This is a predicted structure of a 114-nucleotide RNA (TPP riboswitch aptamer (THI element)) from an Anaerolineae bacterium. The model forms 96% of the base pairs in the Rfam consensus. It was read from a public genome assembly, where an Rfam model found it. Rfam family: TPP riboswitch aptamer (THI element). Rfam's curators write: Vitamin B(1) in its active form thiamin pyrophosphate (TPP) is an essential coenzyme that is synthesised by coupling of pyrimidine and thiazole moieties in bacteria. NCBI's taxonomy places the organism under Bacteria, Bacillati, Chloroflexota, Anaerolineae.
């Protein structure tokens, strides 16, 4: 003197779909895909003329430029399904969120030099 990659740590950045059955009051139990398929509050809206939403902070999970996490084109295309971003392609397209792991002291080993 001593890289990456993995971890860790702060801090950001994201999506949360498709169906089946039952209830009937903002719900139960199932099926696919999948890292994950809304787990907790709280506000707001809507609703037995049938609603089963929508936002926010929390949390689980991926992702952070070496960047296909997640977003546009897209009511796209080709294939498959009970359907559905299920799969390929579009994609070397246009977008998209990052920095730090120090100092100091000892201790072995290497390699230089005396």
């Nucleotide at each position: 003197a001593u890289a990456a990659a993995c971890c860790g740590c702060u801090g950001g950045g994201g999506g949360a779909g498709c169906u089946g059955g039952g209830a009937g009051a903002g719900c139960c139990c199932g099926g696919c895909u999948g890292a994950g398929a809304g787990g907790g509050u709280g506000a707001c809206c809507c609703g037995a003329c049938g609603a089963u939403g929508u936002c926010a902070c929390c949390g689980a999970c991926c992702c952070c430029u070496u960047g296909a996490a997640c977003c546009u084109g897209a009511c796209c295309u080709g294939g498959g399904u009970a359907a559905u971003g299920c799969u390929a392609g579009c994609g070397u397209a246009g977008g998209g969120a990052a920095g730090c792991g120090c100092a100091u002291u000892c201790u072995a080993a290497g390699u230089g030099g005396g």